[in-house]
RNA sequence: AUUAGAGUUUGAUCCUGGCUCAGAACGAACGCUGGCGGCGUGGAUAAGACAUGCAAGUCGAACGGGAUUUUACUUGUAGCAAUACAAGUAAGGUUCAGUGGCGUAAGGGUGCGUAACACGUGGGCAAUCUGCCGAGAUGUGGGGGAUAGCUCGCCGAAAGGCGAAUUAAUACCGCAUGUGACUAGUGAAGACAUCUUCACAAUGUCAAAGCCGGGGCAACCUGGCGCAUCUUGAUGAGCCCGCGGCCUAUCAGCUUGUUGGCGGGGUAACGGCCCACCAAGGCGAUGACGGGUAGCUGGUCUGAGAGGACGACCAGCCACACUGGAACUGAGACACGGUCCAGACACCUACGGGUGGCAGCAGUCGAGAAUUUUUCUCAAUGGGGGAAACCCUGAAGGAGCGACGCCGCGUGGAGGAUGAAGGUCUUCGGAUUGUAAACUCCUGUCAUUCGGGAACAAUGUGCAUACGUUAACUGCGGAUGCAUUGAUAGUACCGGAAGAGGAAGAGACGGCUAACUCUGUGCCAGCAGCCGCGGUAAUACAGAGGUCUCAAGCGUUGUUCGGAUUCAUUGGGCGUAAAGGGAGCGUAGGUGGCGGGGUAAGUCAGGUGUGAAAUCUCGGGGCUCAACCCCGAAACUGCACUUGAUACUGCCUUGCUCGAGUCCUUAGAGGAGAUCGGAAUUCUUGGUGUAGCGGUGAAAUGCGUAGAUAUCAAGAGGAACACCUGAGGUGAAGACGGGUUGCUGGGCUGAUACUGACGCUGAGGCGCGAAAGCUAGGGUAGCAAACGGGAUUAGAUACCCCGGUAGUCCUAGCCCUAAACGAUGAAUACUUGGUGUCUGGAGUUUUAUUCUCCGAGUGCCGUCGCUAACGUUUUUAGUAUUCCGCCUGGGGAGUACGCACGCAAGUGUGAAACUCAAAGGAAUUGACGGGGACCCGCACAAGCGGUGGAGCAUGUGGUUUAAUUCGACGCAACGCGAAGAACCUUACCUGAACUAGAAUGCGAGGGAAGAUUACCUAAUAGUAAUCGUCGGGCAACCGACCCAAAGCAAGGUGCUGCAUGGCUGUCGUCAGCUCGUGUCGUGAGAUGUUGGGUUAAGUCCCGCAACGAGCGCAACCCCUAUUAACAGUUGCUAACAAGUAAUGUUGAGAACUCUGUUAAGACUGCCGUUGAUAAAACGGAGGAAGGUGGGGAUGAUGUCAAGUCAUCAUGGCCUUUAUGUCCAGGGCUACACACGUGCUACAAUGGACGGUACAAAACGUCGCAAUCUCGCAAGAGUGAGCUAAUCGCCGAAAACCGUUCUCAGUUCGGAUUGAAGUCUGCAACUCGACUUCAUGAAGUUGGAAUCGCUAGUAAUCGCAGAUCAGAAUGCUGCGGUGAAUACGUUCCCGGGUCUUGUACACACCGCCCGUCACAUCACGAAAGUAGGUUGUACUAGAAGUAGCUGGGCUAACCCGCAAGGGAGGCAGGUUACUACGGUAUGAUUUAUGAUUGGGGUGAAGUCGUAACAAGGUAACCAAU
Repeated sequence: AUUAGAGUUUGAUCCUGGCUCAGAACGAACGCUGGCGGCGUGGAUAAGACAUGCAAGUCGAACGGGAUUUUACUUGUAGCAAUACAAGUAAGGUUCAGUGGCGUAAGGGUGCGUAACACGUGGGCAAUCUGCCGAGAUGUGGGGGAUAGCUCGCCGAAAGGCGAAUUAAUACCGCAUGUGACUAGUGAAGACAUCUUCACAAUGUCAAAGCCGGGGCAACCUGGCGCAUCUUGAUGAGCCCGCGGCCUAUCAGCUUGUUGGCGGGGUAACGGCCCACCAAGGCGAUGACGGGUAGCUGGUCUGAGAGGACGACCAGCCACACUGGAACUGAGACACGGUCCAGACACCUACGGGUGGCAGCAGUCGAGAAUUUUUCUCAAUGGGGGAAACCCUGAAGGAGCGACGCCGCGUGGAGGAUGAAGGUCUUCGGAUUGUAAACUCCUGUCAUUCGGGAACAAUGUGCAUACGUUAACUGCGGAUGCAUUGAUAGUACCGGAAGAGGAAGAGACGGCUAACUCUGUGCCAGCAGCCGCGGUAAUACAGAGGUCUCAAGCGUUGUUCGGAUUCAUUGGGCGUAAAGGGAGCGUAGGUGGCGGGGUAAGUCAGGUGUGAAAUCUCGGGGCUCAACCCCGAAACUGCACUUGAUACUGCCUUGCUCGAGUCCUUAGAGGAGAUCGGAAUUCUUGGUGUAGCGGUGAAAUGCGUAGAUAUCAAGAGGAACACCUGAGGUGAAGACGGGUUGCUGGGCUGAUACUGACGCUGAGGCGCGAAAGCUAGGGUAGCAAACGGGAUUAGAUACCCCGGUAGUCCUAGCCCUAAACGAUGAAUACUUGGUGUCUGGAGUUUUAUUCUCCGAGUGCCGUCGCUAACGUUUUUAGUAUUCCGCCUGGGGAGUACGCACGCAAGUGUGAAACUCAAAGGAAUUGACGGGGACCCGCACAAGCGGUGGAGCAUGUGGUUUAAUUCGACGCAACGCGAAGAACCUUACCUGAACUAGAAUGCGAGGGAAGAUUACCUAAUAGUAAUCGUCGGGCAACCGACCCAAAGCAAGGUGCUGCAUGGCUGUCGUCAGCUCGUGUCGUGAGAUGUUGGGUUAAGUCCCGCAACGAGCGCAACCCCUAUUAACAGUUGCUAACAAGUAAUGUUGAGAACUCUGUUAAGACUGCCGUUGAUAAAACGGAGGAAGGUGGGGAUGAUGUCAAGUCAUCAUGGCCUUUAUGUCCAGGGCUACACACGUGCUACAAUGGACGGUACAAAACGUCGCAAUCUCGCAAGAGUGAGCUAAUCGCCGAAAACCGUUCUCAGUUCGGAUUGAAGUCUGCAACUCGACUUCAUGAAGUUGGAAUCGCUAGUAAUCGCAGAUCAGAAUGCUGCGGUGAAUACGUUCCCGGGUCUUGUACACACCGCCCGUCACAUCACGAAAGUAGGUUGUACUAGAAGUAGCUGGGCUAACCCGCAAGGGAGGCAGGUUACUACGGUAUGAUUUAUGAUUGGGGUGAAGUCGUAACAAGGUAACCAAU
C1' cells in the first nucleotide's frame, strides 16, 4: 500500500462456458450546448507534393583591394578672402565581394528503414582517436614560390566558364633547432599471449606565424591573443563481449569469404574488414534459415499485485534528410539548408542547356473523422564567431487560435404561502411544479468601465576608486560604487464606480442502473450495450409534465487495460461439460534411493560500484487555492565486483543395499509354424419313397412328377471348432478358444548368492495396430455389401422373404483408422474395511481335508476424502511427487490451402472470413412413450335392447334469400341458450316516422285520472271537438295520477369472453391437492404422500426421519326399506251398532292402512376361518335391512386464454336526425343435399273388437270442472263442487278373460293428399293443434361402424307437471309389469399409484433432420490476367576510390652558370569494385476472373420422417 460485482442458456436448479455491462485512461473525432482565468497540449493519415519569407554565420585585432566618409596636410582651379570643387598623402570610421581562420558534424525535424551489439544493462580496449577547453614542459630562427580578388580579352540566353597580366597573408613550400614524439635492442618490474611501464643506449625521421597594445631616440623590454612539439586532465567518439526484450514450424535445414589457419594489405584501432594460399569447417528443434510486423529506452495507461497494452508531449540512444550510389574536406560527416553521378518529379529556357529538394519555423494544396499564426523579441536561458563592442540564432522566451486535456471561479445570498397564475396529472376531493416565482432586504467574485501599476536585470559597457601583473604604466586581470539594458506589457496585481444587472446546458428515467406518469402510435413508425420492447390500456417507440445524474460541459463513437482466476508464475483444467496420444520400445531432455569427504556453480548474508535527469511516492516550499513549479529524501525490486556461510540442489570422489537387474518353480485361448480329428451345412452318386417342399404377421417369388422335401449309404470340399466356458485365464494394446508336437516372449511365488542406483518418464524416432479396403497369386462349403426377384406401402432405391457377386479363408505386400472405451497416460509412496474368484507359497494338524497366514491378479459392496452432481473409493476420480500428451464458447470444420505419407481409397498436420448468444454437463419437477408393474371404471368380455337402412319430428351444416337475427363446434356444439318464433317475443329484412328522444329520477308550471266522437294513415303516432272534476286537512297546503319548458342526465341484443366480475361445462364424485415444524440435499427439490397389506376411497393397519395439520374421501342433510311412541281430519274401518241396491254412508273407534312428528335400528357389534396377535377379507347366526342397505344433494388444488359482453354487471373503443326509438308487413318455418338426437313401424310375445282389475306423483279461482243434454268425434251448451288428504283433473295403460285375423306389403304400417269440421286467439294465407270420412307411400329387422344398461336396473306400459291464449315424438318427474349376464382383466378407451427413458416444458397436436426451389453474404477451386517483393545466371557499367600507366602538361625542393635534367605532381588511358538499367528463368505474395464447389443466414415454400420414448428396424463409431 491492498483484492466488490451484475445481466444472459432452464419450467426451476447446480455447474461448465462464452457474450454483455458498471471503472479508469486518451495527441482523439462527432452531436447538442458554451461565461472567465491559470497550466499544459495540438498533422497520429500521404517519409505525399510544395508558392513565399525566414531558420548559420562571424572575424578588418590574419590579408590585399574597391566604394564611401571624417580629420589633418599638400597641390591645382575659381574667388579679394572666408570658402567651394578636384587630385594626392597620412590617420581613422563605415561598407562590399574575395583570400584566410573558426563554425557549418551542434541546435531543430521526422520515424522511412532496421529483429540488428540498433537499443537497455553490466563489463572490456594491455586493440583506439579526441578540434575548441583546463594543467604542465619547451620553443616560435631564417628563407622561397605562387594565387584569388582587381584589370583586360573571349564564349554563353542564363547559370557560369576560359585565357592573359599583376598582388598580399596567421594561405602554400623547403631549410635550421629538437624540450620531446616516433623508429631496432638489452635489463628490471608488472601482466592477459601479442605486450605495458621504467632505466640504459644506437641510428634515422619530424615543428612553428604572426597580430594588437604599452615604454624607449634606438638596440631592446613588456602585456594580451595566437602558432609549434610533448605529457596529462576533462569532454566526446569508435570497437568488442555477457545478459535482456515481437509473431510465425502451413518457414527445417542454412552457409563458400562461408568457419578456421599462415602471410600480407587497410584502418585511429582489433578483426575475412580486404587479398593470396592451406584445411573443411561453421550454425540449427534452447528454433538456424526464411516470412510478417516494428525505431529502442527512461517511462505512459491500467491493474491489489504479478502482469497486459502502448512508446504523443519531456529526456537518453539510433536511423534518415526527394529515391539509389559515391567519395572529398575535416578533430569529427560519407554531411537536412555541402560536392559528384544516376533516376523520378517540378520550374526556367533563346531548345544549345540549366535550376531545385520544408521529415527546420510559419504557411499552401492533397488525402483524411481529424490537428493552430505566412505573429513579437533576442529582454532572459543557451549556441556560433570575435580581444571586445557587437553580429547571427523560427534554438529559446512570449503572444495568437482550438472546452483538446487538467485545475480553479462564477452564473447570486437571505427572507418570502392567498402554497398566485400557467403547465401536468387526477379517484374531480385534490396533488405536483414549489420558496420555486412575484415581492422585500442585501452582497459585489468574474465580466464592464475609470485610474494606479510590477517582479523576472544578472552580466556587459562607460566613468570613478584602491589592489595585482610589470623596471614602470595610460595596457591587462579580477573587486567595489554610480549610470545604462524588458519582447511579453500598460499584462499580472491594486484601488474606485455602477448594477442582480451580462453568464446553463447535456444525457438519462424496463432490469443491470439513481430516476414515472399522461397522450399519440398499433409487430407500423421506431428503440436497443446485453436481456429484449412495439400486434389498441407501451414506466422500453414519439411528444409533454415531472424526476435523476453530471455540469461549462454533457453524451456518442473508436482504442487500451480492468472486471476476465476467460492462457491460471501468483492463479485453471482433461470419467460424463472442451480436453489422455490406439498401444509399446526407446534417443535427446526433464527428474531421481541411503551415508562420508571435497568444491562453492545455484542458494543465502554483508560490503563496494553502477542503476542519467525528469516521472512515481513521501516531507517541505512558491504562485490568493489547485492544476503547475522548486528543494530534499526515499525508491529504481536490476547488473557487476568482492568477502563470507554450506542446510538443500549441482559437480568431483569414496562407500551402502531397500529401488533396478542376474541365477533356481508354477498357471495360462501369450506368439508364430507343422500335423491330426470329429460334429454340422452344402454338393455329387446310388437306394427307398410321393406330392408337395420352403417361407411369412399373412403371402408370393423360389424348388418339385425331368421325382423335390423326407430318409439310408458312399464320396467331395471348404470354413468354423458345440459341451468344457466361468463379470475364469493370457497379452502393451489390437486381440487370443478342437487335439498333438518342436521353437519362442513375458508374468508370478519362494530362496537371498551376485552387480551396486545401473532407476522413472519420454518431444522427435522405430516396430505393433480390429474390421473394412487395395495389389498379385491361390481358394470358395456356409454367410453375404452390390445386384435381381417377391412382398409391405401413398411411395419403399428399406425393414421381411427367395436368390446372389465381391468379400469373408490362405500366401506375400500395402493401408494405419474405430464409441482403438475403464470415454480414466505412465511410474512411485502412503491412507478404515467386508465378501467372492483365479493362481503360487508357508504354518498347524491329520497325512483325507479343513482352518489360519503371506503374496500376484481379477470382480462386487462400501468408510474417510474428493466431486457440479452422477459417482469414485488400496485396481482411486483420495493425499503427494516426477515426466509426457491435450483443452480454452457453439457453428463454419476436422473443412479449405500448403506440406508429408499412400497404388488408390484416403490418412496425418490443420486455419480464416462469416454467423449465433448461446452450445453443453449432471441432477429436479412435470408431461409424454406404438416402456414396464399394480389397480379401478358398462372400459372390454358375457348378455339385453337400440342407433346406422324407411317415413316423419326436431337441431345443425351447407345452399338460397331483402332477411333467412345472434351465440354454441371432438369427447365437453348439433330435441343446445329456447320451460314452447302466427302478431308480440325479435335482436333480422323492407317500408314509413321521431330526434333531450320509447323507459326511469329531480323538475318551474299546468291539469284529477279518464271517457267518447270525428278526420288522416297501412298502422302507431298526430289533429280537433265533447264529456268529466279525486283523496286527506278548518286552511295554508300535502299526496296519487296526467301533461310538460330548460337543464342534470339518455339510449345501443354495437365490438372486444384474448381487458373483466359473476355463473357454468369438463377431467371427475376421479382420490387426490397442500401446509407448518423437523430432517436430508450446495440447490431446484425430496421426505411426510414412498414401502408391506387392505379399502369404494391418501379408507384403515403395520413399518419408516419424520411428527402433526388443512382442503378433498367418509360421516353429518333429504328421500326410501322395518318397527315403536305420540297425534287422528278432509284420511282409515278390525270389533260393536245403524242404514243402503251398493259404497266408512252414519254413530262410533284409534286397532290396521295412511298422513306427520319424534325416536329406535346396522356398528364388521357377535361366532368361526384366514391374516402378522393388525387393518381387513370370507363364511355364519340373528335381523325388515349386512358390510358406504338403495337413491339424491354435496364437485378439493387445479386444467382447457373452454363457454357466456345476447341473463346481469363492467373497463376500454365505437355510435348520437342513428349502430338509438316507434310502427306495419315479411323473415327466423326457405330446400338439390349432408350429419346428430328422437318418434312410429316393419308385425302373431302381434293387430282389431268386446269385457274386466290395480297406481303413484303432481296440478287447479285469469283455474280444475263433476252432472246432464247435443254431436260419430274433436267438441259445444249447462256450471254442482273445490282456494283442495274434503271437489276436480282421473276411464291409468300394459296385464287378465273372450272372439277374430293366419304370415300377406296383410285387418301390419301409417306417411302423403283430398274433403268436411272443432278449439284457441284481434288474426291460423305464408305458419297452430285436434276430429271425422276418404287416400294408404316407404318399410319385411337394417353395410361399415356405433350407443345405453349390472336390479326393482335394462326393456316395456301408461300418468302428471313446467313453459303456455293455442301449439311436444322434446324436457322434468311419477308409478305399473319386470328380465338376461358378468369366466375374467389378454386386448380397445379413460383414469389412479409406483418405476423407467427422454434432445419434450406452448410439454407428442412436442421436438427435429436432409435434399430441392428462391434471395443474400463471406470463402475455396479455376483457363488465365495484372501488380509488389525477391533468388539465380548472364549483360551492362555513371560518378567515385584504389592499383597500374602516364610518350601530353608541370612554380616552390635537388643538380646545374645556363640550357636542361631529376624527384614529386596533374590531365588522360586502363584494371578491379560498383548504383540505376537490360535479358532469361524461378520463388513468393496481393488483386482480379467466365464458370464451378460446398458453407452461413433468411417468411407461414416442396418432398419425405432420419434422430429424441423400445421414436415404432435400439442408437452410435469406423470402413465399404